[in-house]
Context: one part of a larger RNA
C1' cells in the first nucleotide's frame, strides 16, 4: 500500500447518479401525541421527563430524606424520525447462481359454457380426474380490495342463433357418346351396324359449411375533417360543408404516456433538466386489455426537512490481518526464438525489433500499471451462409380433434308427400272455319233394341263457350264424306305428345308406433366387496363404433419467406431496343447521363405507274396570327404509325389502280456468338400478284413489340400400335395455354418476429478507434459595395476570390470481428497556442478612468456550488481569470458504472400476431499474483592502472517561476463636471511549495482515574480477566494539520513585436543593407536539488609500504583499513546509512527529572448507612532529559597493497 476495526479540531451531505457507506436512535416508566381514516387505524405518531446507590415509610405501586460521578437501561443487545408524490389495496409468490419488482397471485366484480355417463381434462381404448360434488356448483376468458362509475360504435373479424334462396362433396342415378363385331350393303375402296362385353359419362337427388338474415362490447376491437363568424383583440357558445359503423362521454392529463421540452405559471432553493401544485396546444389518456380516487401496508420509485455524522472540505493517528524478510510448503493461466531503450520518420496506414539520430557499465530487489494493439474467452453487436432452432399469423401444405353426410352393424308397421315405370282414364279453344281441330299413319265408312236423338239431375275439368262423365226418363236414329284450313275428323282404327287423374311394382324423404339388435354409473336380487350375471324398468334402430367424402382446423407438423447493394435494412433496380459514356474497328463499368418497349397495320402489305415537303413573302369574299386559292422564294428545316439513333427528295415521304409473295419445300455462304439462342442471304423448285416488258414480291425505311423445357389441348397425318385385326395411347407436321416481368424460367403450390436465441465463417462487411480526404467545420489573407453625421479600411464588412488546420458532421472501407472494452464523472496527467489573466508594445471614432483592435510572448496561473447520467449548458457567487484544442473524443491489467447496450416489467404508439421503437420508465455479476518495456526507489558486482580514509569541483538534469487588495505618490496629472492615473514606494493576503512539531489543536491498544455486568483470587478489603481497549473523561513521546516558519525576489547577458541612432542602395527620404543602441512573467545564467558509471570514470588532502614464494605467469601471509558478528537508532522491507562495541554511556535496568493523571492503598475521624474528611497535590506511570557500566556490546575469524 490492501482488507477490517478505532478516535479525530471547526464545518456538517459542500461528497456523489443517489447520503451509498458509516454515524445517529434504541431498553423500561410516566406524560403527551396532528393530517387522515374503510373509525380498525394512523400510533412506539411526533414531543418530554425519569432511572445509580444509602436510610426510613408502606403489603405494594411508590414517597420522602441524604450521597457519588463527566456520565446511573454507566458494559452487552435492542426502532433514526417527519412532509409530499407516483405505482400496486392488503399478508404472500417469482427469474436455485447478475433482476424481488410496479411483474404474478389474491378476495370481490364479470362475461361465458355446462342439467349429470355435465362441461372441461388426460387416455388408442377400457378407464380416470371433475366428483362420491349437482347451477349459492364445476370448468375458461377478462379484470383485481373498497369508495364514485364504467359513455358511442355490430360496418370488419369472432361467437351465437336462423334457414327461404344461391353454391357445394362422396354417393346414388345414368340420358347420351365411343370401342369391339354376328350380321348387311358395296366390284373394291368402304360403310351401316343387333346382343353382349367394354370407356366414358349429361340431368336429376345430395348434409354441414361458405354466401344470406339477424343479434351480441366487462367479445377481438373502433371512438373524425375543413371553413367561416360576436361592436378593441383574441377566442368562438353559432352556421356552412365532406366523410364515417361510430365519431372519445365522465373523470384524469407535459402524466411509469408530453416529440417539440429545461413547454409556461405558482411553490420550494442563494441558485432547482429533478420535485410539488396548476393551465390544457393529451406528438401519441380515458372508461373491466378498466376509468378516477383512496385510509393502512411496502428490502418498491421520487422530491424535500429535522437530527446525525470522515461522504465531504482534507486528510491525520492508531490496532489487527497480509504485504516485506527468514525458516517449512509450494500450485497456476500464459510462453515462436529473443542478445527485449527513446524520439522522428516509414509502414497492411498507431514499431522493443526497419531508416536516421539521440541516450544507456553488468545484475538483483520493493513498488506503480503507461506501453507489449497485455492474458482469458474461434465477438454476444454489424453482416454473410440457397446453416438451425423457437415463436407468430388471414405464408404454403398436411394433420390430430370436432363436425356433416353416405354406408354397414339395421329390424317390423302406419300416415303423408314424392321419383321412375308399366296399365287404365282423361287432357289439349291464336285466326279463319258450323266449332274448345294435340301430331303422325291407316280410312270410306263407323256407332246404334246389349238402347240413338233428346229431356231431368249429379260429378270432375274449364279459355264461361263448351267438353266429359253417373243415375233416370226416353224410344230410333246420331256422326263422317261436301265447303272453309298449312294441317280433317273424337266416323274408326293404331302409335304416339303435353298435363292430370287412379290402380299396380319399384324407390326416396319426412312423421310416427313397435321391439329384438344396441345402448343403460335407474330400482331390485344374488355376491364381505369389486367385477359380473338375472330380473324388472328406460332409451332405441337413434346413439355409439368401422368404412368413404365436404367442411372447419397454427391444436399439431414439415417448410418457404429473392438477388443486387459504396456494411444492412428502407428505398430503387431485374427482360428488351435507342444514343451517350466507349478512348475513330467490335467489345467494354458503376445505385452513371437520358429516353423508349410489352404493340399496331388487310393497308400503314405486293406491284405498276405518278407527285414533292415545311416555312416564308405577296394578292385574295366572308376569313381572323394559322382553314381553302394564286404566284415566288425554298436542298430538305417537313414526313416517316410509336423512343432515338443512322437513313431517306431517284425518295425508304404523298396518291391512284390492280391486288394477296404477311406464299409452300429449301437453302450456297457469311454475320454474331462461351453454350442455348439471335441475324442476313443470292440461288433452285412448285403455283401466284403486279407490269407491255426488264423485273420486283419469301409483309412493314432499320433497329424494341418477349419466354427455353416439361405437362396438357386443338387440327392434319403414307408413322408406330404389346399373339392377330382394331382400338387405347404414343410418334410427327402445323397451331393453342406462362407480366414464369426476380423475364437462362429451383415448386402445380409458400408469410413474418426473435432482446430466449445457436453454429459456422467475415476485418472480404457497419458501429468505436486508428488512417486517408477536408465537401461541412474553424482560423486566415485578397478585393472593396457599403456602414461608421462627413471618411471603405478606428471598429464592423455585402457580392465574390484564394490558404491553412485536421477539434465537428461526413465520404473511404486500409489494420483489427481464434475481440483494440463504448459515454459520463474520479484520480494523475502532459503537449500546441489560433492567449483567458497577468508580461511587453503599435493604432484607436484613445482627454482621464474603462474599452476596441492588431503584434510579441507558453514562465506560471486558470472557482465554489443548484438542475441533469450526463459532454455541453443555463442559474447564483466568487476570481487577476474562470482560455481554446490534441493526446485510442488521454487515462475501467488505475477507480465508478448513473447513461448507452442482454435477459425482467410497465406505459404511449405501431403491427391480426410473435413482437418492434436514436421514445420513455423502475431493476440488472466491471476478473487477472505483473514476464518484459516504461517509470518511481533501493542494494549487490565490476571499473575509474598500489591499497585505503575523508573532502571536493560541476558536464548534465529536474525543480522553483502565480498573482489580489490596501496605503503612499495624489483627490495630483487629465477633465466642464462626473471620476480619475501612468511611472516610483511600502504593507498586508489567497493559493501553491519546502520545513518543522516550541505552541495551538488531532491520534496516542494498556499512561492515569472513574465506572456498568459478571467470573476469579476461600470470605472482607484490594486486585485480575472477559465484554468494540467494555464504555467514560484525559493524556507522555512520536507521527501529524487545521498549526508553526520560510519560499518565488533582485540582478546580469543576448533577444521577440516595437522604438530608436547613423546611413547608402536610390545626390532626396529610409531603423538596414554594412554598423550601433532601447526593449518582455518568454530564452541563458542567477535560487534550490542531484550528479565524475561525466567509461570524458575528474581534483585536492591525509594513511599504508616496497615483504615471503616463484623464471614468468601468479599466489600466500600482512599494513593502513574494512566486512562479519554483537549492543542499537527520531536510519531502516532486506541490503543500505548512522551511533557504540569495557580506552566504552549502544540498549536495558536502576536513581533522579520534566510530563500525565489527579488526592492510591491502609489506618483514623464523622455518620445507622451510601458517603466525606485527614495522613496527601497522594500514588502510579510507554516512549522525553540528566546521571549511573547493574545486565548485554564477550571471544575471534575473513578480507584486504607490493604498484603494466
Nucleotide at each position: 500500500c490492501u482488507a477490517u476495526u478505532g478516535u479525530u479540531a471547526a464545518g456538517g451531505a459542500a461528497c456523489u447518479c443517489u447520503g451509498c457507506a458509516a454515524a445517529a436512535u434504541u431498553a423500561c416508566u410516566u406524560c403527551g401525541u396532528a393530517a387522515g381514516u374503510u373509525a380498525g387505524c394512523g400510533a412506539g405518531a411526533a414531543g418530554a421527563a425519569g432511572u445509580g446507590c444509602u436510610g426510613c415509610a408502606g403489603c405494594g405501586a411508590u414517597g420522602c430524606a441524604g450521597u457519588c460521578g463527566c456520565a446511573g437501561u454507566g458494559a452487552a443487545g435492542a426502532g433514526g424520525c417527519c412532509c409530499a408524490g407516483g405505482u400496486a389495496a392488503c399478508u404472500g409468490u417469482u427469474u436455485a447462481a447478475c433482476a424481488a419488482a410496479a411483474a404474478c397471485a389474491c378476495a370481490g366484480c364479470u362475461c361465458u359454457a355446462u342439467g349429470c355417463u355435465a362441461a372441461g381434462u388426460c387416455g388408442u381404448a377400457a378407464g380416470a380426474c371433475g366428483a362420491u360434488g349437482u347451477a349459492u356448483a364445476u370448468g375458461g376468458g377478462g379484470u383485481g380490495a373498497c369508495g364514485c362509475c364504467u359513455g358511442c360504435c355490430c360496418a370488419g373479424u369472432g361467437c351465437u342463433g336462423g334457414a327461404a334462396g344461391g353454391u357445394u362433396a362422396a354417393a346414388a342415378g345414368g340420358a347420351g357418346a365411343g370401342g369391339u363385331u354376328a350380321g348387311u350393303c358395296g366390284c373394291a375402296a368402304g360403310g351401316c351396324g343387333a346382343a353382349g362385353c367394354u370407356u366414358u359419362g349429361a340431368a336429376u337427388u345430395g348434409a354441414a359449411g361458405c354466401c344470406c338474415c339477424a343479434g351480441u362490447g366487462a367479445a377481438c376491437g373502433g371512438c373524425g375533417g375543413c371553413c367561416g363568424u360576436a361592436a378593441c383583440u383574441a377566442u368562438a357558445a353559432c352556421g356552412g360543408u365532406c366523410c364515417u359503423a361510430a365519431g372519445g362521454u365522465a373523470g384524469c392529463g407535459a402524466a411509469a404516456u408530453u416529440c417539440c421540452u429545461u413547454g409556461u405559471c405558482a411553490g420550494g432553493u442563494a441558485a432547482g433538466u429533478u420535485c410539488u401544485g396548476a393551465c390544457g396546444c393529451g406528438c401519441a389518456c380515458g372508461a373491466a386489455u378498466g376509468g378516477u380516487g383512496u385510509a393502512a401496508u411496502a428490502a418498491u420509485c421520487u422530491g424535500g426537512g429535522c437530527g446525525c455524522u470522515g461522504u465531504c472540505u482534507c486528510g491525520a493517528c492508531a490496532a489487527u490481518a497480509g504485504a516485506c524478510u527468514c525458516g517449512g510448503u509450494g500450485a497456476a493461466a500464459u510462453c515462436u526464438u529473443a542478445a527485449u531503450a527513446c524520439c522522428u520518420g516509414u509502414g497492411a496506414a498507431g514499431a522493443u525489433g526497419c531508416a536516421g539520430g539521440u541516450u544507456a557499465c553488468c545484475c538483483g530487489c520493493g513498488a506503480c500499471u503507461a506501453g507489449a494493439c497485455g492474458g482469458a474467452g474461434a465477438g454476444a453487436c454489424c453482416c454473410c451462409a440457397u446453416g438451425g432452432a423457437g415463436c407468430u399469423u388471414u405464408a404454403c401444405u398436411a394433420u390430430a380433434a370436432c363436425u356433416u353426410a353416405a354406408u354397414a352393424u339395421u329390424g317390423a308397421g302406419g300416415a303423408u308427400u314424392u321419383g321412375u315405370a308399366a296399365a287404365a282414364c282423361a287432357u289439349g279453344c291464336a285466326c279463319a272455319g258450323g266449332a274448345u281441330a294435340g301430331g303422325u299413319a291407316g280410312g270410306a265408312g263407323a256407332c246404334u233394341a246389349a238402347g240413338a236423338a233428346g229431356c231431368u239431375u249429379g260429378g270432375g275439368c274449364u279459355u264461361u263457350g263448351g267438353c266429359u262423365u253417373g243415375a233416370g226418363u226416353g224410344g230410333a236414329g246420331u256422326c263422317a264424306u261436301c265447303g272453309u284450313u298449312g294441317g280433317g275428323a273424337u266416323a274408326c282404327u293404331a302409335c304416339u305428345c303435353u298435363u292430370g287423374u287412379u290402380u299396380u311394382a319399384u324407390g326416396a324423404a319426412u312423421u310416427u308406433u313397435c321391439u329384438a339388435a344396441c345402448c343403460u354409473a335407474g330400482a331390485c336380487c344374488a355376491u364381505c366387496a369389486c367385477a359380473u350375471g338375472g330380473c324388472c324398468g328406460g332409451g332405441g334402430a337413434c346413439a355409439g363404433u368401422g368404412u368413404u367424402a365436404g367442411g372447419c382446423g397454427g391444436g399439431u407438423a414439415g417448410u418457404u419467406u429473392g438477388a443486387c447493394u459504396g456494411g444492412g435494412g428502407c428505398g430503387g433496380u431485374c427482360g428488351c431496343c435507342u444514343c451517350c459514356u466507349a478512348a475513330a474497328g467490335a467489345g467494354u463499368a458503376a445505385c452513371g447521363g437520358a429516353g423508349g418497349c410489352g404493340c399496331c397495320c388487310c393497308a400503314a402489305g405486293g406491284u405498276a405507274c405518278c407527285c414533292u415537303c415545311a416555312g416564308c413573302a405577296u394578292g385574295g369574299u366572308u376569313g381572323g396570327a394559322a382553314a381553302u386559292c394564286a404566284u415566288g422564294c425554298a436542298u430538305c428545316g417537313a414526313g416517316u404509325g410509336c423512343a432515338a439513333a443512322g437513313g431517306c427528295a431517284u425518295a425508304a415521304g404523298g396518291g391512284u389502280g390492280c391486288u394477296u409473295g404477311a406464299c409452300u419445300g429449301c437453302g450456297a455462304g457469311a454475320c454474331a456468338g462461351a453454350c442455348a439462342a439471335g441475324u442476313c442471304g443470292a440461288g433452285c423448285a412448285g403455283g401466284g400478284a403486279c407490269g407491255a416488258a426488264a423485273g420486283u414480291c419469301g409483309g412493314g425505311c432499320u433497329u424494341a413489340g418477349u419466354g427455353a423445357u416439361c405437362c396438357g389441348g386443338c387440327g392434319a397425318u403414307u408413322c408406330c400400335g404389346a399373339g392377330u385385326g382394331g382400338a387405347a395411347g404414343g410418334g410427327u407436321c402445323g397451331u393453342c395455354g406462362c407480366u414464369c416481368a426476380a423475364c437462362g424460367g429451383a415448386u402445380a403450390a409458400a408469410a413474418g418476429c426473435u432482446a430466449c436465441c445457436c453454429u459456422g465463417g467475415g476485418g472480404a462487411u457497419a458501429a468505436c478507434a486508428g488512417g486517408c480526404u477536408g465537401a461541412u467545420c474553424g482560423c486566415g489573407u485578397c478585393c472593396a459595395a457599403g456602414a461608421g453625421u462627413u471618411c471603405a479600411c478606428a471598429u464592423c464588412g455585402a457580392c465574390g476570390a484564394c490558404g491553412c488546420g485536421g477539434u465537428u458532421u461526413g465520404g473511404c472501407a486500409c489494420c483489427u470481428c481464434g475481440a483494440u472494452g463504448u459515454c459520463g464523472g474520479c484520480u494523475c496527467a502532459u503537449c500546441g497556442c489560433a492567449u483567458c489573466c497577468u508580461g511587453g508594445a503599435g493604432g484607436g471614432g484613445c482627454a482621464g478612468u474603462a474599452c476596441c483592435u492588431u503584434c510579441c510572448a507558453a514562465g506560471g496561473g486558470u472557482a465554489u456550488g443548484g438542475c441533469u447520467g450526463u459532454u455541453c449548458g443555463c442559474c447564483a457567487u466568487u476570481u487577476a481569470a474562470a482560455g481554446c484544442g490534441g493526446u485510442a473524443c488521454g487515462c475501467g491489467a488505475g477507480c465508478u458504472g448513473g447513461g448507452u447496450u442482454c435477459a425482467a416489467a410497465a406505459c404511449g404508439u405501431c403491427g391480426u400476431g410473435a413482437g418492434a421503437c436514436a421514445g420513455u420508465u423502475u431493476g440488472g455479476u466491471c476478473c487477472c499474483u505483473a514476464u518484459c518495456u516504461g517509470u518511481c526507489g533501493u542494494g549487490g558486482g565490476c571499473g575509474u592502472a598500489g591499497g585505503a580514509a575523508g573532502u571536493u569541483u560541476g558536464a548534465a538534469a529536474g525543480g522553483a517561476u502565480c498573482u489580489g487588495u490596501c496605503c503612499c505618490u495624489a483627490g495630483u496629472a487629465c477633465g466642464a463636471g462626473a471620476g480619475g492615473a501612468c511611472c516610483a514606494g511600502g504593507a498586508u493576503g489567497g493559493a501553491c511549495g519546502c520545513a518543522g512539531c516550541a505552541a495551538u489543536g488531532g491520534u496516542g491498544c494498556a499512561c492515569c482515574a472513574g465506572u456498568u455486568g459478571u467470573c476469579a483470587c476461600g470470605c472482607c478489603a484490594g486486585u485480575g480477566g472477559c465484554a468494540c481497549g467494555g464504555c467514560u473523561g484525559g493524556g507522555u513521546a512520536g507521527c501529524u494539520a487545521c498549526c508553526u516558519g520560510c519560499g518565488g525576489a533582485a540582478c546580469g547577458g543576448a533577444u521577440a513585436a516595437a522604438c530608436g541612432c547613423u546611413g547608402a542602395a536610390a545626390g532626396c527620404a529610409u531603423c538596414u543593407a554594412a554598423g550601433c543602441g532601447u526593449g518582455a512573467a518568454a530564452c541563458c545564467g542567477a535560487c534550490c536539488u542531484u550528479a565524475a558509471g561525466a567509461u570524458g570514470a575528474g581534483a585536492c588532502u591525509u594513511c599504508c609500504c616496497a615483504u615471503u614464494c616463484g623464471c614468468a605467469a601468479g599466489a600466500a601471509g600482512u599494513a593502513a583499513g574494512a566486512c562479519c558478528c554483537c549492543u542499537u537508532g527520531a536510519a531502516a522491507g532486506u541490503g543500505a546509512c548512522a551511533a557504540g562495541g569495557u580506552u566504552g554511556a549502544u540498549a536495558g535496568g536502576u536513581c533522579a527529572u520534566a510530563g500525565a493523571u489527579g488526592u492510591a492503598a491502609g489506618u483514623g475521624u464523622a455518620g445507622u448507612g451510601a458517603u466525606a474528611c485527614a495522613u496527601u497535590g497522594a500514588g502510579u506511570c510507554g516512549a522525553g532529559u540528566g546521571a549511573u557500566a547493574c545486565u548485554a556490546a564477550u571471544g575471534g575469524u575473513u578480507c584486504g597493497a607490493g604498484g603494466a
Predicted 3D model of a 1204-nucleotide part of an RNA (large-subunit ribosomal RNA, half B) from an Erysipelotrichaceae bacterium. It matches the Rfam family "Bacterial large subunit ribosomal RNA". The RNAcentral record of the full RNA draws on ENA.